A computed fold for a 691-nucleotide part of an RNA from a Caldilineaceae bacterium, annotated as large-subunit ribosomal RNA, domain II. Its mean pLDDT, the model's own confidence on a scale to 100, is 85. The full RNA is in RNAcentral, with records from ENA.
Context: one part of a larger RNA
RNA sequence: GCCGACGAGUUACUUUCAGUGGCAAGGUUAAGGCAGAUACAGCCGGAGCCGAAGCGAAAGCGAGUCUGAAAAGGGCGUAUAGUCGCUGGGAGUAGACCCGAAACUGGGUGAGCUAUCCAUGGCCAGGGUGAAGUGGGGGUAAAACCUCAUGGAGGCCCGAACUGUUGUAUAUUGCAAAAUGCUCGGAUGAGCUGUGGAUAGGGGUGAAAUGCCAAACGAACCCAGAGAUAGCUGGUUCUCGCCGAAAUAACUUUAGGGUUAGCGUCAUACCGUUACUAGCGGAGGUAAAGCACUGAAUGGGGUAGGGGCCUACACGGCUACCGAACCCAAUCAAACUCUGAAUGCCGCUAGUAUGAGGAUGGCAGUCGGACUACGGGAGAUGAGUUUCGUGGUCGAGAGGAAAAGAAUCCAGACCGUCAGCUAAGGUCCCGGAGUGAUAGCUAAGUGGGAAAGGAUGUGGGGUUACCGAGACAGCCAGGAGGUUGGCUUAGAAGCAGCCACCCUUGAAAGAGUGCGUAAUAGCUCACUGGUCUAGUGAUCCUGCGCCGAAAAUAUAACGGGGCUCAAGCUAUCCACCGAAGCUACGGGUUUGUGUAUGACUACGGUUAUACAUGAGCAGUAGGCGAGCGUUCCCGAGCGGAGAAGCCAUACCGGAAGGAGUGGUGGAGCGAAGGGAAGUGAGAAUGUUGGC
Numbered sequence: 001g002c003c004g005a006c007g008a009g010u011u012a013c014u015u016u017c018a019g020u021g022g023c024a025a026g027g028u029u030a031a032g033g034c035a036g037a038u039a040c041a042g043c044c045g046g047a048g049c050c051g052a053a054g055c056g057a058a059a060g061c062g063a064g065u066c067u068g069a070a071a072a073g074g075g076c077g078u079a080u081a082g083u084c085g086c087u088g089g090g091a092g093u094a095g096a097c098c099c100g101a102a103a104c105u106g107g108g109u110g111a112g113c114u115a116u117c118c119a120u121g122g123c124c125a126g127g128g129u130g131a132a133g134u135g136g137g138g139g140u141a142a143a144a145c146c147u148c149a150u151g152g153a154g155g156c157c158c159g160a161a162c163u164g165u166u167g168u169a170u171a172u173u174g175c176a177a178a179a180u181g182c183u184c185g186g187a188u189g190a191g192c193u194g195u196g197g198a199u200a201g202g203g204g205u206g207a208a209a210u211g212c213c214a215a216a217c218g219a220a221c222c223c224a225g226a227g228a229u230a231g232c233u234g235g236u237u238c239u240c241g242c243c244g245a246a247a248u249a250a251c252u253u254u255a256g257g258g259u260u261a262g263c264g265u266c267a268u269a270c271c272g273u274u275a276c277u278a279g280c281g282g283a284g285g286u287a288a289a290g291c292a293c294u295g296a297a298u299g300g301g302g303u304a305g306g307g308g309c310c311u312a313c314a315c316g317g318c319u320a321c322c323g324a325a326c327c328c329a330a331u332c333a334a335a336c337u338c339u340g341a342a343u344g345c346c347g348c349u350a351g352u353a354u355g356a357g358g359a360u361g362g363c364a365g366u367c368g369g370a371c372u373a374c375g376g377g378a379g380a381u382g383a384g385u386u387u388c389g390u391g392g393u394c395g396a397g398a399g400g401a402a403a404a405g406a407a408u409c410c411a412g413a414c415c416g417u418c419a420g421c422u423a424a425g426g427u428c429c430c431g432g433a434g435u436g437a438u439a440g441c442u443a444a445g446u447g448g449g450a451a452a453g454g455a456u457g458u459g460g461g462g463u464u465a466c467c468g469a470g471a472c473a474g475c476c477a478g479g480a481g482g483u484u485g486g487c488u489u490a491g492a493a494g495c496a497g498c499c500a501c502c503c504u505u506g507a508a509a510g511a512g513u514g515c516g517u518a519a520u521a522g523c524u525c526a527c528u529g530g531u532c533u534a535g536u537g538a539u540c541c542u543g544c545g546c547c548g549a550a551a552a553u554a555u556a557a558c559g560g561g562g563c564u565c566a567a568g569c570u571a572u573c574c575a576c577c578g579a580a581g582c583u584a585c586g587g588g589u590u591u592g593u594g595u596a597u598g599a600c601u602a603c604g605g606u607u608a609u610a611c612a613u614g615a616g617c618a619g620u621a622g623g624c625g626a627g628c629g630u631u632c633c634c635g636a637g638c639g640g641a642g643a644a645g646c647c648a649u650a651c652c653g654g655a656a657g658g659a660g661u662g663g664u665g666g667a668g669c670g671a672a673g674g675g676a677a678g679u680g681a682g683a684a685u686g687u688u689g690g691c
Stems, first nucleotide, its partner, number of pairs: 001691006011094013026050003032044003054061002064076004097235002100232001104225006115199009124189001126158003129154001133150006162186003167182004201217001203213003210219001238627006248261005262366002264363005270357001274353009288339001289337002294333003298329004305322002307319004369394010399410003414587004419583003425577003428561003434574001436573006447563001453547002457544010474531005480504003485499003510525001514523002588617013628680001630677005637669002645664005651658002
């Protein structure tokens, strides 16, 4: 890991509600007893309990009573239905659906491991160093001191045994739940070691590391309390039918838990109550807008006032730098409003709707929501961010579209059909359906990713200027004179700079547009003529394009191929494809209504079945309903002329499931109809067995 088996809402008592049955102003027995082989059943047993009356603290009174001075007011009562079984849904007390802690407490077992200690034993090759002391000699007044011997001290040195374990390699399902190789520390000491003994868990021991106390010690192990508790995680077993949520509010030592409300479901009785649409009538201060208020804020005018100057100590005069209030113009506001919608909300009336509403009672689940559109707050007018409001979808929703894709678009799946029509989206090929029609646009593969900004891209429209008295572009020619204007300057001659910018001749020609020179020169432009010939400039609005444009495995920013009078974009039109939508046909089921029949009836009706007809039938948590199967009991009956089980099988049923037949097997099985449960497995790092 797989397969088989086992594996989770039970039982007792109390209580409440529903169903059902008995009796009924009553209902009912408990323990126990009788008879009996036992049990069931039967007959006794009325103690007790519930109900039929309440009110008051009570005395007590009583359809009333309490309070009170009160025949007042007020509180609680008074209109009769209960009670005892059985079954089921909840609750309470118990382990209370099952498995799961870490822990806590009690009583024991441990120092054969290890820590420390006590008693008594054992062990330490060899080599080195050479303390004190002593002796000899020297030395001294005597000492000290020096020297040579001797001597053999030391938590001394080197190094085996022994003991430890520094580094490294190997090992890491090992040789080994800590080892092996090499290397290394101590090795007469606070040394190592044998045996016996001591200390025990709220404790011991500790040269102290929370170390060690029998291979896991911040409190050992074993058994017990014990099924501790677990607002936590996981798991919780057959089928079908009807309805179908929530992720919010309030409170909470509350925030991943609860309680109540909201939203679901079932029952009972009620009602045009409810929703939508239309008409009519209301309240309101949002969007927008506005500046009349409150504030903000720009420009202008402008007074007081401030500043400056003069005079001068007293008033003044001048100036116009700043500048309230006020005036003009143009603005802004969630906490501004002279105004003011659409929606929404409330009321009345009408219409439509098998379908909502409120009430009482039983049973829930939900309190982590997500994205999207719109209206706001927070944030950076960031976030697949956060927090509200309104709607949608997902959640709990399948199908079609978006290549793929909970939350987008279309659309809500009872079942069947080798039928049809459509939605979104599509119709060249992959790939169902147009290489459809008409008129344009795009040249960028734009389409098929992006901004500020940039550009004689190109289509459409407007305004304006010039133009057959010849424009625009090109080509030919002219582009002069006073004059080198004045100033400045070394120079300044159209062309460094400053000032001025005139006059003449002319078809025209600036006291000069640019290049150029040291300055001149030279080239060129404006301007003019000729040639040529028909449009040429400027500007605004707008359609589609261009540049701006760099990313990490591989084209990779149309799903792909591929597409250019498109297979791209815009506008109009026709046809077709396309879903579990709609239609057609057949069927199932639930429910409303009607009819018929049967049963019951307190005659009002209730219930079951059949037929007709209308409507419904996605679904998690969850509520409700109807069934299938397993074991045991009762049971017609079946069984060696072959039970159960197992194998095969084209049969039956809407499902769980159920037959028939054959084989195998070799002794039990059991219909209809009832009763009782150790009653259904795929998941729990489930338990156990096998492989």